[in-house]
RNA sequence: GCUGAUCCUGCCGGAGGUCACUGCUAUCUGAAUUCGACUAAGACAUGCUAGUCCUGUUUUUCAGGGCGGACAGCUCAGUAACACGUAGUUAACCUGCCCUUAGGACAGGCAUAAGCCCGGGAAACUGGGGAUAACGCCUGAUAUGCAAGGAUGCCUGGAAUGGUCCCUUGUAGAACUAAGGAUGGGACUGCGGCGGAUUAGGUUGUUGCUAGGGUAACGUCCUGGCAAGCCUUUGAUCCGUACGGGCCUUGAGAGAGGAUGCCCGGAGAUGGAUUCUGAGACAAGAAUCCAGGUCCUACGGGAUGCAGCAGUCGCGAAACUUUCACACUGCGCGAAAGCGUGACGGAGGGAUUCAGAGUGCUUUCGGAUUUAUCCGGGAGCUUUUGCCGAGUCCAAACAGCUCGGAGAAUAAGAGGUGGGUAAGACGGGUGCCAGCCGCCGCGGUAAUACCCGCGCCUCAAGUGGUGACCACGAUUAUUGGGCUUAAAGCGUUCGUAGCCGGCUUGGUAAGUUUCUAAUGAAAUCCCAUUGACGACAAUGGGGCUUGUUAGGGAUACUGCCAGGCUUGAGACCGGGAGAGGUAUGGGGUACUGUAGGGGUAAGGGUAAAAUCUUAUAAUCCUUACAGGACCACCUGUGGCGAAGGCGCCAUACUAGAACGGAUCUGACGGUGAGGGACGAAAGCUAGGGGAGCGAAGGGGAUUAGAUACCCCCGUAGUCCUAGCCGUAAACGAUGCCCGCUAGACGUUGGCAAUCUUACGGGGGUUGCCAGAGUCGUAGGGAAACCGAUAAGCGGGCCGCCUGGGGAGUACGGUCGCAAGGCUGAAACUUAAAGGAAUUGGCGGGGGAGCACACAAGGGGUGGAGGCUGCGGUUUAAUUCGAUUCAACGCGGGAAACCUCACCAGAAGCGACAGCAGAAUGAAGGUCAGGUUGAUGGCCUUACCAGACAAGCUGAGCGGUGGUGCAUGGCCGUCGUCAGUUCGUGGCGUGAGCUGUCCUCUUAAGUGAGGUAACGAACAAGACCCGCGCCCUAUGUUGCCAACCGGUUCUUCGAGCCGGAGCACUCAUAGGGGACCGCUACUGAUAAAGUAGAGGAAGGGGCGGUCGACGGCAGGUCUGUAUGCUCUAAAUCUUCUGGGCUACACGCGGCCUACAAUGACCGGCACAGUGAGAUGUGACCCCGAAAGGGGGAACUAAUCUCUAAAACCGGCCUUGGUUCAGAUUGAGGGCUGCAACUCGCCCUCAUGAAGGCGAAAUCCCUAGUAGUCGCUUGUCAUAAUCCAGCGGCGAAUACGUUCUUGCUCCUUGCACACACUGCCCGUCAAGCCAACCGAGUGGGUUCUUGGUGAGGUUCUGGUUCUUGCCAGAAUCGAAUCACGGGCUUGCAAGGUGGGCUAAGUCGUAACAAGGUA
Repeated sequence: GCUGAUCCUGCCGGAGGUCACUGCUAUCUGAAUUCGACUAAGACAUGCUAGUCCUGUUUUUCAGGGCGGACAGCUCAGUAACACGUAGUUAACCUGCCCUUAGGACAGGCAUAAGCCCGGGAAACUGGGGAUAACGCCUGAUAUGCAAGGAUGCCUGGAAUGGUCCCUUGUAGAACUAAGGAUGGGACUGCGGCGGAUUAGGUUGUUGCUAGGGUAACGUCCUGGCAAGCCUUUGAUCCGUACGGGCCUUGAGAGAGGAUGCCCGGAGAUGGAUUCUGAGACAAGAAUCCAGGUCCUACGGGAUGCAGCAGUCGCGAAACUUUCACACUGCGCGAAAGCGUGACGGAGGGAUUCAGAGUGCUUUCGGAUUUAUCCGGGAGCUUUUGCCGAGUCCAAACAGCUCGGAGAAUAAGAGGUGGGUAAGACGGGUGCCAGCCGCCGCGGUAAUACCCGCGCCUCAAGUGGUGACCACGAUUAUUGGGCUUAAAGCGUUCGUAGCCGGCUUGGUAAGUUUCUAAUGAAAUCCCAUUGACGACAAUGGGGCUUGUUAGGGAUACUGCCAGGCUUGAGACCGGGAGAGGUAUGGGGUACUGUAGGGGUAAGGGUAAAAUCUUAUAAUCCUUACAGGACCACCUGUGGCGAAGGCGCCAUACUAGAACGGAUCUGACGGUGAGGGACGAAAGCUAGGGGAGCGAAGGGGAUUAGAUACCCCCGUAGUCCUAGCCGUAAACGAUGCCCGCUAGACGUUGGCAAUCUUACGGGGGUUGCCAGAGUCGUAGGGAAACCGAUAAGCGGGCCGCCUGGGGAGUACGGUCGCAAGGCUGAAACUUAAAGGAAUUGGCGGGGGAGCACACAAGGGGUGGAGGCUGCGGUUUAAUUCGAUUCAACGCGGGAAACCUCACCAGAAGCGACAGCAGAAUGAAGGUCAGGUUGAUGGCCUUACCAGACAAGCUGAGCGGUGGUGCAUGGCCGUCGUCAGUUCGUGGCGUGAGCUGUCCUCUUAAGUGAGGUAACGAACAAGACCCGCGCCCUAUGUUGCCAACCGGUUCUUCGAGCCGGAGCACUCAUAGGGGACCGCUACUGAUAAAGUAGAGGAAGGGGCGGUCGACGGCAGGUCUGUAUGCUCUAAAUCUUCUGGGCUACACGCGGCCUACAAUGACCGGCACAGUGAGAUGUGACCCCGAAAGGGGGAACUAAUCUCUAAAACCGGCCUUGGUUCAGAUUGAGGGCUGCAACUCGCCCUCAUGAAGGCGAAAUCCCUAGUAGUCGCUUGUCAUAAUCCAGCGGCGAAUACGUUCUUGCUCCUUGCACACACUGCCCGUCAAGCCAACCGAGUGGGUUCUUGGUGAGGUUCUGGUUCUUGCCAGAAUCGAAUCACGGGCUUGCAAGGUGGGCUAAGUCGUAACAAGGUA
């Protein structure tokens, strides 16, 4: 590191140490058992690595002889073995040089090499002749040895086959012999240490005996004969791998892993075989032969062996100088001097390891810094090391050691910096690119993760990377794990080997334990001391080698031997229970068929249909017969069985269990690797049988398809007999046996006690034993859960597991007639896979509730014309944004210019700082002159002074440029839905839960009751505003009923004006009123609901404002703000013109209509919001009208703007019309700089589509829908829009089944980006490893046969005889051939598997996943 989060199983990664290689970097010293081990025990040029002494030769040299070349050095191929280690045996043996003891050392003789002479040959080498010496060879004697035979004793010992005395015969007989020792070896034995059973049988000299041979020696080591043995599941044989040990690495230890270098042992010397000499070899710096390699050659023939030291090539990721010297330590020879020695000792090279040291220290001034501290300048100190010089040391040299001089001089890197993991929210670049990354994961324009820079961290002459091993890993668990669901209990049982085993007595002493002795080499390890310290070395001690052997003691436990016991186990007796098994016989309902009778038109089937049956009479009713299968009710968490499994009745045979017993045996037991038996369904073989059902198959439907689900048929099969198969979710996903550990309730079988009885195998209660259930304590468990029928606590035995996939696959073996079963891998791939539980979300799961959600109704949209917005298209531009609800009369409430961001064209613009100083020379100052009323106001001339602008560099102004996925703010929406949380407490290992749940109720988590919860917060509600009733107060600009006055008309009376007034309306602002308060009923007596009274208003009175925690990366950078980025003569600013107004088309929202509930004409009435000084404009005049000319009043409860539908009367009469008004023509008006693109209005004329609108869809529950107009906003011009206002004013709601959305509870989940989720398989493409494979190569091994170098033995022959030739026997490398086994390479083609951002087809699984 799996998850949104949690706990657990589990693996992957990672931090430590070690080994090898490697990148970058590097001052010095000491030490080292460091350096071609890994790959090629591959091949080697050249040089050296074993000589020495005596004798002969004049030296060199060569030759003969003695000793040594069997040591030392190198390597690890082979070897799984007496190879090694340890402990023994040798009564079965040898031992040169060395030591001790004893003896003796006499007399003679003979040759030969080199050299000399003569030959052969290319060479290597070799032949002949005649000389000569020795510690060479020969003869004789002595001491004595050896061998054989004989004979009785003696000695050692556990045992004589040993030793010894004596006799006879034979042989040998010396600078040597004998005995003993020491050393070094040979042989044998017990025990110990790798993997594979997908290797289970192996063996014929094999096992033993006997007689010989051979050897130093035992032995089938070899030969002849006889017997048939010997090894093996305690793993033989075969295959693979590997030198073994001390030790090394790691680890707390147990362990695990290990190639070297040092030590001990073994083996080997290009591959293989044989042999001589010798004390010792089967020797490799000896020989012979074969094979292969290389070299020389005159082609006849010869030479050679670095796994010795250097060195070369090759192989490779990988490993040094063709150095000095015998001075040291050893070794060989020698009497010694000495000689030799690539052993050894030195030096050189290597970042191989370990250890040590250094790369400076102090102070002052200045600067930076919060301090700490850092930087720069100066002064002083020290000198390890480095440099220069001198001495000493060493075989020589280097190095080292000692001393002197100058001089901070000569000396720091590597890796990292997202987490794990110490160290940056620093800058720049890049933009899923380039790249990083052990793992998780970074990178798609603000990268703490890439690349640079700076800072920082770690270690430091080193530091990182790659590979391997150990540890962390209790992920192999002996110490020290597990198996209900995570991987894991064999389907069940019987039983062999094995393992384990009740109580008790005696013996023994094998295990066990203790003591003693010997051994377990050194080095390594630990401690101490010394070498000044350290590494290291030496010395001493301890430990280690976990052990083995011998002797003595103990006897609890285990074992063994002998005896006893009864509780484990078994047997016997008794009466009961049971779908236990096998066989035989009998029965019953239903079904199908056949036959007879009756009867008529349909039947059957489904969601609906159709195929199908039926007029040759079905279905249906009835009677009879036939057939096969099955066995209702009883029937039950019931019973029996080892499991599979067993259900009508009866009989026969048969098995097991439980209970009861004053019976018997006496541990006879438990488990159980291999092995045997049983073992559902399906399937197979043979023969029967076949009613129903029913794979395959046919047909009908469904469907996009439907090789399915549904329907109609239907073959195997299902049934029986005899055999086979041997598997299942064969499940309690829980192996068998024994013991122990609280209870409660019911149930089956047996027994006992007691009470009752109708006496019946009756009934009740209680208890014991044996089963089979539910709950539950302790305890256990990751949890779910288990809990005396354990998954608790212990014991015994067996089986099984070790990340996911590949795969229960391949190959091999075995079983099977086959299908297939059992056993059972690897390559490769992958960071997960899994279990339980939690919170959400989701479900074509369930329950409850709500909403104009549906239903009941009213009116629309969708069809027409127009207006407007959007898409698309077009265009120089048709600026941009918004896109389901939640974009589309939206931003912007209607763009002529402006707006304006777009297009075409034109024009303009740089605060501030610095630089450069060329040119110009303004304002200003100053002489002089002129002009003038006056004057540096102006002009002329001269001087001072030096600005602005322009230029360059930087830096700014601006931007409706980009990013709403960098943001603030604001808004939309879920949703005015009833939810969202907290504190304390409690529960849970935890995520979390509880509270917030249940019942009733509410619009509401509103309230009430219950309750491990008790309280609280934000929402809801209340508060606030408006409307509706009343009261009080006030009374202008509002009001005018009554009163008074005036005036006009006049019939009572009416109108107008004024006064007085505020009653009413109204306005203003302050109260009251409504609370389920009252009554009745329902309800738990509660909360509340229903009905009623009263009331203007009744159950929230009606309507607003108000929008919880949060989600949607929702919208807006083009309202403003704002990070980053871009732009600089333009993406800034201004102007002119155009465009946003285009038009085959599609969509949304509206307006007007289609007419008579209407149009038109005439008359006539009633509002409320609200607006008004660049304004509203009464009223009058002109005009047919739009409008024009005047103009009172009004900064407004005062003036002005103001209704329409309605109502009354007339006309039209169903016609594209007197409906509808689009379109077009003509003429006018208004605004404005300007109406062409592109405004509005009026008049006349024109008079299109349209006759109520398909699928679909929207709004609305009352002053609402609908309908009618009015006002404002925008505004120069201006509304079919928006925001408001009033007038008229309905219909319907049974209800919650269905559609949509939402809330709560519960359930399932493989979803968590959360069902627009997840996910499976074929096909297509690319890559990878594997399996099969016609065939074709290699290696190894075995049997048989052939050829056969060479050796050994024997026989014979020959001779110039140590020889040679021939033959036989035997061993036998090598090689050839047929065949077999094992293993390995390549391979056409075939097969499945794995991997790979966006391919195809479907939708199998996860929700009841839509057929569980």